[in-house]
RNA sequence: GCAGCUGUGGUGUAGUGGUAACACGCCUCCUUCCCAAGGAGGAGACCGAGGGUUCGAUCCCCUUCAGCUGCUCCA
Numbered sequence: 001g002c003a004g005c006u007g008u009g010g011u012g013u014a015g016u017g018g019u020a021a022c023a024c025g026c027c028u029c030c031u032u033c034c035c036a037a038g039g040a041g042g043a044g045a046c047c048g049a050g051g052g053u054u055c056g057a058u059c060c061c062c063u064u065c066a067g068c069u070g071c072u073c074c075a
Base pairs, nucleotide, nucleotide: 001071002070003069004068005067006066007065010024011023012022013021018055026042027041028040029039030038048064049063050062051061052060
């Protein structure tokens, strides 16, 4: 330098055109003498960033940033 993959709540993942789901964690309540376990409810991400296409984008296109992998070149 070229190509590919990954980037989504605090953490790990799903979703791949129609207002983002699950698990763990966190908060409140119930249960208990207390803790743990269990039960009920709740908060929390607008999807790495910017632009485009579309009635509508996490999803398609372009640019860009970070990480990883491979290939090439090598002062």
This is a predicted structure of a 75-nucleotide RNA (transfer RNA) from Candidatus Woykebacteria bacterium RIFCSPHIGHO2_12_FULL_45_10.
Its Rfam family is "tRNA". From the family's description: Transfer RNA (tRNA) molecules are approximately 80 nucleotides in length.
The source organism's lineage runs through Bacteria, Bacteria candidate phyla and Candidatus Woykeibacteriota.
The RNAcentral record of the sequence draws on ENA.